[in-house]
Context: one part of a larger RNA
C1' cells in the first nucleotide's frame, strides 16, 4: 500500500419504504436442463437461459444414415490432348453423377496466344477439427460508479507518502477556501444527435385565413396560418431577495415557450473477472490429409414421464358481442406496394388505375364514444385440443408453414413460499409499422393514442464512493 470486517463516521442508487402493475397457480408459445436418440449439430451457466439464430419444410446445417469424389466444390504454377465453355434434348438413376445426340469460341507475324475443359505429376487446395488457459479484434460486467495517474519539489534508510487529505459544496476529483506543495493527463463538464419556443429564407408533392368554384383544397388564387428543411436567436444561477466565510453555492422570487445539467440519446477513465468469442472474422502451435476435405438424397436441429428462465392469451361486467361515428405518429415500396370494381361468408382470387413516392399504395388505426344484448354463470367469459372442407406461398407444407370457415369447446373463478419492474407523458393499457423473410412472429426495434398513484424519510435488505480503525490475510 491494498484487500477484508455480523468495526466507525458521512454520502449516493427503484437499494428499502410509500404506491401501481406484473412473476410464481392454468392453457399455450419460446430458450434451457435432464432423458431420449442413428442424430437430437456447436457455443453461452451468477454478468447463460424469446442468448449468437434481424426468422432450420429442401437450401441455411456445422449433426446422423446412406450413395459417390480423391490436386479436389475453391486459389497459383507445370506438361500433354482437345475446342469451347455452356446450353437443350434422350436413357440409368433417390440425386450426385455416368453414356448418347445436337448447337457453339476470340486474336493472329498462321509458329502460336488469351480463354476454357479433360486426362497427368507433385508443390499445395481444404477443415464450423483442438486449444479464448498461446493470441488480435470486438463484447459483457463492476458502472455513466467518480474515480485513475503522472512530472518537478518536500517528506521517509526504505516500500512509499504528499497532491487526490481537512471545511464548506456538487449529479461529477463540481467548484470555492486552506494546507510542503506547485503544475498537468485520462476521466466528469461542455463540444454532436433529437425534442421544446421564436425569427428569417423557400412554397410543391404540403397548407388554406379572406375571394370565387366544387361531392371533395377539387380547381383558380394566395404562401398568412399548419408543416416541411436550412441558417440564426433563445437559458448564462444573467437579475432581485434571503442565507453563506465579502466564497463556491443554496433556498425562494421575477421575466420567459423552457430555470439551475430543461427532457431523451450517442459517449463507458486506469482497471477487475486467465469473463465470453478459435462457429462473424484474423492469427500461433496441435491434429486430419482415398478424410475430420468435398458432392448429393433422405432424415434430424421441431423429439417428451419431467424442472427452470421469459412471454402471450385468460379467468369476465371499469367485461363480452353486434350496429354506426371520430382522431395519430413513424416508417416500407420495381422480381416492389397495389386502389376503383367483380367473385368468394371468408383465408383469397380476377383484374390492373396510380406510384422510383410531402404527389399513388400499404391503410382498416385500436383503445375511445353512441345505442342495442347479455345480468353473475364454467356462462353470449376463456379460448386449448380434435374432427372437416379450404386458401396461399414455395420444385415440394407427411415428418415440419402460416391463415380462413363449420363443428368442438379443456384448464382457468386473480395464484403458497418467495420474487420482479416502473418516480412522468413514466408505469398501466391500446394499436401501428419496420428489419430478417418465397412463406412462416406471443420475439426483437421503433412509432404513436389514452394515461395514473406514491415518494414521511435513510433504521433495515443489496450494491456503490470518500475517510479513519482493527488484522495471525496478500
Nucleotide at each position: 500500500u491494498g484487500a477484508c470486517g455480523g468495526g466507525g463516521g458521512c454520502c449516493c442508487g427503484c437499494a428499502c419504504a410509500a404506491g401501481c402493475g406484473g412473476u410464481g397457480g392454468a392453457g399455450c408459445a419460446u430458450g434451457u436442463g435432464g432423458u431420449u436418440c442413428a442424430a437430437u449439430u456447436c457455443g453461452a451457466u451468477a454478468c447463460a437461459c424469446g442468448c449468437g439464430a434481424a426468422g432450420a419444410a429442401c437450401c441455411u446445417u456445422a449433426c446422423c444414415u446412406g450413395g459417390g469424389c480423391u490436386u479436389g466444390a475453391c486459389u497459383u504454377c507445370c506438361u500433354g490432348c482437345g475446342g469451347a465453355c455452356a446450353g437443350c434434348u434422350c436413357u440409368a438413376g433417390a440425386g450426385a453423377u455416368a453414356g448418347a445426340g445436337u448447337u457453339u469460341u476470340c486474336c493472329u507475324u498462321c509458329g502460336g496466344g488469351a480463354u476454357c475443359g479433360c486426362a497427368g505429376u507433385g508443390a499445395c487446395a481444404g477443415g464450423u477439427g483442438c486449444u479464448g488457459c498461446a493470441u488480435g479484434g470486438c463484447u459483457g460486467u463492476c458502472g455513466u460508479c467518480a474515480g485513475c495517474u503522472c512530472g518537478u519539489g518536500u517528506c521517509g534508510u526504505g516500500a512509499g507518502a504528499u497532491g487526490u487529505u481537512g471545511g464548506g459544496u456538487u449529479a461529477a476529483g463540481u467548484c470555492c477556501c486552506g494546507c510542503a506543495a506547485c503544475g498537468a493527463g485520462c476521466g466528469c463538464a461542455a463540444c454532436c444527435c433529437u425534442u421544446g419556443u421564436c425569427u428569417u429564407u423557400a412554397g410543391u408533392u404540403g397548407c388554406c385565413a379572406g375571394c370565387a368554384u366544387u361531392a371533395a383544397g377539387u380547381u383558380g388564387g394566395g404562401c398568412a396560418c399548419u408543416c416541411u428543411a436550412a441558417a440564426g436567436a433563445g437559458a448564462c444561477u444573467g437579475c432581485c431577495g434571503a442565507c453563506g466565510u465579502c466564497a463556491a453555492g443554496u433556498c425562494g422570487g421575477a421575466g420567459g415557450a423552457a430555470g439551475g445539467u430543461g427532457g431523451g440519446g450517442a459517449u463507458g477513465a486506469c482497471g477487475u473477472c486467465a469473463a465470453g468469442u478459435c462457429c462473424u472474422c484474423a492469427u500461433g502451435g496441435c491434429c486430419c490429409u482415398u478424410a475430420u476435405g468435398c458432392c448429393c438424397a433422405g432424415g434430424g436441429c421441431u423429439a417428451c414421464a419431467c424442472a427452470c428462465g421469459u412471454g402471450c392469451u385468460a379467468c369476465a361486467a371499469u367485461g363480452g358481442u353486434c350496429a354506426c361515428u371520430g382522431c395519430a405518429u413513424a416508417g416500407g415500396g420495381c422480381a416492389g406496394c397495389a386502389a376503383u370494381a367483380c367473385c368468394g361468408c371468408g383465408a383469397g382470387g380476377u383484374g390492373g388505375a396510380g406510384c422510383a413516392a410531402a404527389u399513388c399504395c400499404c391503410a382498416a388505426a385500436a383503445a375511445a364514444g353512441u345505442g342495442g344484448c347479455c345480468u353473475c354463470a364454467g356462462u353470449u367469459c376463456g379460448g386449448a385440443u380434435u374432427g372437416a372442407a379450404g386458401u396461399c406461398u414455395g420444385c415440394a407444407a407427411c415428418u415440419c408453414g402460416a391463415c380462413u370457415u363449420c363443428a368442438u369447446g379443456a384448464a382457468g373463478g386473480u395464484g403458497g413460499a418467495a420474487u420482479c419492474g416502473c418516480u412522468a407523458g413514466u408505469a398501466a393499457u391500446c394499436g401501428c409499422a419496420g428489419a430478417u423473410c418465397a412463406g412462416c412472429a406471443u420475439g426483437c426495434u421503433g412509432c404513436g393514442g389514452u394515461g395514473a398513484a406514491u415518494a414521511c424519510g435513510u433504521u433495515c435488505c443489496c450494491g456503490g464512493g470518500c475517510c479513519u480503525u482493527g488484522u495471525a490475510c496478500a
Small-subunit ribosomal RNA, 3' major domain from a metagenome, 474 nucleotides, folded computationally. The coordinates come from a structure-prediction model, not an experiment, and the mean pLDDT is 82. It matches the Rfam family "Bacterial small subunit ribosomal RNA". The full RNA is in RNAcentral, with records from SILVA.